[in-house]
Parts: sequence; C1' cells; structure tokens
RNA sequence: AUCUGGAGAGAGACGGCACGAUUUGAAAGUCGUGACGUCCACCGAAGGGGAUAGUCCGGAGCUGACCUUACGGGGUCUGCGCCGGGUCAAGCUCUCAGGUAACCGUGACAGAU
Repeated sequence: AUCUGGAGAGAGACGGCACGAUUUGAAAGUCGUGACGUCCACCGAAGGGGAUAGUCCGGAGCUGACCUUACGGGGUCUGCGCCGGGUCAAGCUCUCAGGUAACCGUGACAGAU
C1' cells in the first nucleotide's frame, strides 16, 4: 500500500436557508428532504490531552551469600518492600476534536498478501 473482519451512542428540540411536493389566477400556508446554526442528552475506536502500571536513577532499611577482622565490627554483591525524582503504554481516563436509526461512511485494532 491493497483486500477482509471491525464496536458504541438521538430517525432529539428549535431556527432561518436551499430544493421538491401540494394548493392557487399568482402567492401565502402546509408537508418532505438536505447541508448548516443554536440548545439539551449521549458515545469513545480517527486525532489530541491526562494519570497510573512498567522502566530507570537516588536514599535509608531489612534479608541472604561471600570476603575480611584486633571478634567490637568492616566491605562487596543478590533479593525484598518503602520514600523521593526522571521517563512513560493501553482497549484506563478526559471528551477539545470527532461521532450518535438502517444503508452508506468513519473506524482503534486484528488477519492475509
């Protein structure tokens, strides 16, 4: 890069606009659809933020092994938890962004080539 699989949460309310339908002499009105704007509710799996685990460093302590001793001790190393600091992941957390019937699409991640 290509192919395949791939979750969650509103067919929410209001507003004007555009298009279509309806009505008409023509309109207004009404209905439908669409992309927007505002508000409320909600989701986490684009992206983004945060924390912790992990990892690294330092400190004192405990433990065991070894070395040494003037037998009072001293030294080296392993392991353990505690404290402080650095770094830092996720499907954890926040919900800025994004998203919220089906279809379509988005899509972390997984599989194959």
Overview:
Model confidence (mean pLDDT): 76 of 100. This is a predicted structure of a 113-nucleotide RNA (Glycine riboswitch aptamer) from Bradyrhizobium sp. Rfam family: Glycine riboswitch aptamer. Its family is annotated with glycine biosynthetic process in the Gene Ontology. Taxonomically the source falls in Bradyrhizobium (Bacteria, Pseudomonadati, Alphaproteobacteria, Nitrobacteraceae).